[in-house]
RNA sequence: CAUAGUCCUCGGGGUUGGGUGAAAAUCCCUACCGGCGGUGACCUGUUAAUAACAGCAGCCCGCGACCCUUGUGAAAAUUGAUCAAGGUUGAUCAGGUGAAAUUCCUGAGCCGACGGUAAGAGUCCGGAUGGGAGAGGAUGUAA
Numbered sequence: 001c002a003u004a005g006u007c008c009u010c011g012g013g014g015u016u017g018g019g020u021g022a023a024a025a026u027c028c029c030u031a032c033c034g035g036c037g038g039u040g041a042c043c044u045g046u047u048a049a050u051a052a053c054a055g056c057a058g059c060c061c062g063c064g065a066c067c068c069u070u071g072u073g074a075a076a077a078u079u080g081a082u083c084a085a086g087g088u089u090g091a092u093c094a095g096g097u098g099a100a101a102u103u104c105c106u107g108a109g110c111c112g113a114c115g116g117u118a119a120g121a122g123u124c125c126g127g128a129u130g131g132g133a134g135a136g137g138a139u140g141u142a143a
Base pairs, nucleotide, nucleotide: 005139006138007137008136009135010134017029018028019027031123032122033112034111035063036062037061038060043055044054045053046052058110059109067087068086069085070084071083075079092108093107094106095105096104114126115125116124
C1' cells in the first nucleotide's frame, strides 16, 4: 500500500402561470425535476506545472427502486412476515468541431412503477421512520 471479515454514517429531485369544469398540483397550454457505478478527446476546477488529481450522459453500457413467478414458512388459521433464486423493467436524433463524441456545443425531440383521489398524477397523498444500487469512514488476520 492492498485486502477477507466485522462495525458505523450517509444514500432522490420536481406543478410556476393560465384554460375548461360542479370537481383536476391528475385533462389542455405553459413551467419544473433527473438515483447509483462505468465510459467521457474537448471543456471546467485545484496546483508552479504541458504532468497529476477531481468534476462532466435522465434517453450509450450496467445496476437499483416498483412489479411478477417459484421456493421458504414467522405468525396465524387458509392467509403469507422473512429470506433466497429467477423473470420483467422507460426514453435521442440532426447539425457542428475533431483522429476520436448517441457524452462537448447548437437545435429540435422523447421518457418516467404500484395503490389512492369530487377527474385520468414523473411532481400531491400512501406503502416508506421501509428497501436500495452504492459512497465515505473505523477496525484489521494471513500472505